This is a predicted structure of a 74-nucleotide RNA (transfer RNA) from a Candidatus Uhrbacteria bacterium. The source organism's lineage runs through Bacteria, Bacteria candidate phyla and Candidatus Uhriibacteriota. Its Rfam family is "tRNA". By type it is a transfer RNA. Rfam describes the family as follows. Transfer RNA (tRNA) molecules are approximately 80 nucleotides in length.
RNA sequence: GCGCCCAUAGCUCAGUUGGAUAGAGCGUCAGGUUGCGGACCUGAAGGUCGGACGUUCAAGUCGUCCUGGGCGCA
Numbered sequence: 001g002c003g004c005c006c007a008u009a010g011c012u013c014a015g016u017u018g019g020a021u022a023g024a025g026c027g028u029c030a031g032g033u034u035g036c037g038g039a040c041c042u043g044a045a046g047g048u049c050g051g052a053c054g055u056u057c058a059a060g061u062c063g064u065c066c067u068g069g070g071c072g073c074a
C1' cells in the first nucleotide's frame, strides 16, 4: 500500500428479511428472605447502536467517507 472482518448498556453479546416502546446474561442499586452474609426471589437505573453525510415514509440494519481494533497478502 491492497483486501476482508468487527464497533449496540460498566462487561460479554443478540438483533442479519429496514417497521412502530432497542433486548438478554453478568455486574450495580433498592426491597424481600437470613442472626449477618452468600445463594435465591422481586423491582429499578443504565444506550440518541464509534463519528459524519447520504438513500428511504421509516436506518442498529443499506451506501460513502473517517476513527479505533483484528486477520490476510505484498
Stems, first nucleotide, its partner, number of pairs: 001073007010026004019057001028044005050066005
It was read from a public genome assembly. The coordinates come from a structure-prediction model, not an experiment, and the mean pLDDT is 81.